[in-house]
Molecule: transfer RNA
Organism: Actinomycetota bacterium
RNA sequence: GCCCGCUUAGCUCAGAGGCAGAGCAUCCGCCUUGUAAGCGGACGGUCGGGAGUUCAACUCUCCCAGCGGGCUCCA
Numbered sequence: 001g002c003c004c005g006c007u008u009a010g011c012u013c014a015g016a017g018g019c020a021g022a023g024c025a026u027c028c029g030c031c032u033u034g035u036a037a038g039c040g041g042a043c044g045g046u047c048g049g050g051a052g053u054u055c056a057a058c059u060c061u062c063c064c065a066g067c068g069g070g071c072u073c074c075a
Stems, first nucleotide, its partner, number of pairs: 001071007010024004018055001026042005048064005
């Protein structure tokens, strides 16, 4: 330098045009002799950044950034 994949809640990840979700964590409550276990609830998101397409974009297209992997060249 080229190619591919990934970027979504504090963490690990799903979702792939029409209201953004799960588990864990955190907080509150219930249960319990008691608890870190079990049950219920709450909180938590500019969906990496920008632009384009569209009535409508987390989702499609382009550019950029970061992360991971592969290939090539030089030495």